Formats: sequence, C1' cells, structure tokens
RNA sequence: UAACUAAAUCUUUUGUUUGCAGAUAUAUCGCUGGGAAAUGGCCAGCAGUUUCUACCACGCCCCAUAAGUCGUGACUAUCCGCAAGUGUGAAGCGAUA
Repeated sequence: UAACUAAAUCUUUUGUUUGCAGAUAUAUCGCUGGGAAAUGGCCAGCAGUUUCUACCACGCCCCAUAAGUCGUGACUAUCCGCAAGUGUGAAGCGAUA
C1' cells in the first nucleotide's frame, strides 16, 4: 500500500404485534312482506359501502282503526399519525482493529 475478516453496544430504516387519536365507509340507515295492543312495539328477506363484518342495546316519548319518534353508545374494513413491544431483516457505528 492492497485484499480479506470481525462481536457486543448504539443510531436510522423496514416488517410485524398491541394500545391511543383522527379520516373514509354507513345514515348502527332504507325498502318489501308478515306480525305484535300498553304484560306490545317484533320476525324474515333485499338493498345500501371502490368494503369484510355489523345493522343492534338501553332509556324517554308516543300509539287504543298500526304506525313508530327522539337521545346515548359502538362494532367492523381500509388509510394516516403517535407510543410501546418484537425480529437469524437492511444500512451505519463499533473498525485509525
């Protein structure tokens, strides 16, 4: 001078898991058929989402010739951010050895 080889640690990045916050979807909604009378207010199907799943719970009101109103609450799918964890991942540091 050149080539080859090298661990822990630490940093960054990336995959993934969990939690939290936000956005989008959907309005926990609509339609059809049937059913229920205050000890009742339900059952089935369809539709709705670039969308899997869900489409109910509780309470107030209201309804006596059958029609429900309002309030509160999410769950699920995807994306994004933050935090924590995780890995025989990648790069750097270690390596002026």
Record summary:
Predicted 3D model of a 97-nucleotide RNA (Purine riboswitch aptamer) from Leuconostoc palmae. Rfam family: Purine riboswitch aptamer. Rfam describes the family as follows. Riboswitches are metabolite binding domains within certain messenger RNAs that serve as precision sensors for their corresponding targets. On this family, see Mandal et al., Cell 2003: "Riboswitches Control Fundamental Biochemical Pathways in Bacillus subtilis and Other Bacteria". Gene Ontology term of the family: purine nucleobase biosynthetic process. Its mean pLDDT, the model's own confidence on a scale to 100, is 78. It was read from a public genome assembly, where an Rfam model found it. NCBI's taxonomy places the organism under Bacteria, Bacillati, Bacillota, Bacilli, Leuconostoc.